Description:
The RNA shown here (c-di-GMP-I-GGC riboswitch aptamer) has 78 nucleotides and comes from Sulfurovum sp. Model confidence (mean pLDDT): 83 of 100. Lineage of the source: Bacteria > Campylobacterota > Epsilonproteobacteria > Campylobacterales > Sulfurovum. It was read from a public genome assembly, where an Rfam model found it. Of the family's consensus pairs, 94% are formed in the model.
[in-house]
RNA sequence: UAAUGAAAAGCCAAACUUGUUGAAAAGCAAGGACGGAAAGCCACGGGUCUUUACCAAAAGUCAGCCGGGUUACCAAAC
Numbered sequence: 001u002a003a004u005g006a007a008a009a010g011c012c013a014a015a016c017u018u019g020u021u022g023a024a025a026a027g028c029a030a031g032g033a034c035g036g037a038a039a040g041c042c043a044c045g046g047g048u049c050u051u052u053a054c055c056a057a058a059a060g061u062c063a064g065c066c067g068g069g070u071u072a073c074c075a076a077a078c
């Protein structure tokens, strides 16, 4: 130095359970850890999922699906 990920400290928290909000996807809180080096943040592109009439459209949802943008802790070895 960070395009890399040894160690230590700390961090996040899937499924599931309970409570709560919502029509739903799902959100929030507590418990709980499958995992994570951006599993921090942003719906910008693609995509997933939902919608009390199908499709389309539209409105939502997911950042722990992929890409992109942006900020960032530790620092062995090379």
Stems, first nucleotide, its partner, number of pairs: 004075002011036002016031006034064001040070003044067003047062001049060003